[in-house]
Transfer RNA from Candidatus Omnitrophica bacterium UBA2593, 72 nucleotides, folded computationally.
The coordinates come from a structure-prediction model, not an experiment, and the mean pLDDT is 84.
Rfam family: tRNA. Rfam classes the family as a transfer RNA. Rfam links the family to the GO term triplet codon-amino acid adaptor activity. Rfam describes the family as follows. Transfer RNA (tRNA) molecules are approximately 80 nucleotides in length.
C1' cells in the first nucleotide's frame, strides 16, 4: 500500500427492507431438611460513529473507528 471478513443483551450468536430473538449469566418463585440439578416466571440491546437511499434501515449505499485474515 492492495484485497476480504466481522462489529446486535453481561458472554456466545441468530435474524439479510416492515415492531429485534435464542442459549449461558442475573433476578423471583416451585421442588428439597439445605444447596447443586430441574422446572416456571422475568429483567436486560435506541444493533459500533457520522451521512444517505427509502413510506419505512440491525438489514443496502459512502465514509470514520476498532477488531481479525490473505497478498505485496
Nucleotide at each position: 500500500g492492495g484485497g476480504c471478513c466481522c462489529a446486535u443483551a453481561g458472554c456466545u450468536c441468530a435474524g439479510u427492507g416492515g415492531u429485534a430473538g435464542a442459549g449461558c449469566a442475573g433476578c423471583u418463585g416451585a421442588c428439597u431438611c439445605a444447596u447443586a440439578a430441574u422446572c416456571a416466571g422475568u429483567u436486560g440491546g435506541c444493533c459500533g460513529g457520522a451521512g444517505g437511499u427509502u413510506c419505512a434501515a440491525a438489514u443496502c449505499c459512502u465514509u470514520c473507528u476498532g477488531g481479525g485474515c490473505c497478498c505485496a